[in-house]
Context: one part of a larger RNA
RNA sequence: CGCAGGAUAUUUGAGAGGAGCUGUCCUUAGUACGAGAGGACCGGGAUGGACAUACCGCCGGUGCACCGGUUGUUCCGCCAGGAGCACAGCCGGAUAGCCGAGUAUGGAUGUGAUAAACGCUGAAAGCAUCUAAGCGUGAAACACACCUCAAGAUAAGAUAUCCCACAAAGAAAUUUGGUAAGGACACUUGAAGACUACGAGUUUGAUAGGUCAGAGAUGGAAGUACAGUAAUGUAUUAAGUUGACUGAUACUAAUAGUCCGAGGG
Repeated sequence: CGCAGGAUAUUUGAGAGGAGCUGUCCUUAGUACGAGAGGACCGGGAUGGACAUACCGCCGGUGCACCGGUUGUUCCGCCAGGAGCACAGCCGGAUAGCCGAGUAUGGAUGUGAUAAACGCUGAAAGCAUCUAAGCGUGAAACACACCUCAAGAUAAGAUAUCCCACAAAGAAAUUUGGUAAGGACACUUGAAGACUACGAGUUUGAUAGGUCAGAGAUGGAAGUACAGUAAUGUAUUAAGUUGACUGAUACUAAUAGUCCGAGGG
């Protein structure tokens, strides 16, 4: 921009893409078959491999603004307690998120029309013949069925709901203007994201931060007291601290506002 008014939702599916794999074991059955050796079709069940998708409750990885331990050095006047630097100094753990080696799921089944092939009836050609007319069976392939996208499918679809038939100019087509439903800008932002887009909100508010409470993590803070010559230990005390998690709470910031947007061939 189009989809013959302007919108908001929900959809149909022309079409496009994806998926499509396979082993072993048990049973049928040591049956059919076979002199024996050996050894099935068909059917039923179990369990794997690789691959794909989703997720983070479990097992783990990471986790550079979490917790602890610790070395050297500089500084905070000293002690104590801390801070900076040394690869995040090194080391031990670890929430959220992300992830796999973790977990869950998938390939199925069925239908249609067929290929090779196998048939029925059957003439030409008194026989025969699956074929010439006619009718069947038949594959991981094909079309559906399963998953995803999808009306720019310009053949532009459908359904529901909302807004209304304003003003000025003009002979009219039409143009311009303020609006309606609705939308955008702006701002707070997100398990959304390169940007854009998408989603949640903007005081009639829990959108983000803060605060409070909790979860989870770390693992027993500082100070003080006591024991010990001391290193250190014990008690106060599962203490103190705590990023992303959960909930509550308007304390802070989402102010003030602006713009677009129909009048229907």
A computed fold for a 265-nucleotide part of an RNA from a Clostridiales bacterium, annotated as large-subunit ribosomal RNA, domain VI.
It matches the Rfam family "Bacterial large subunit ribosomal RNA".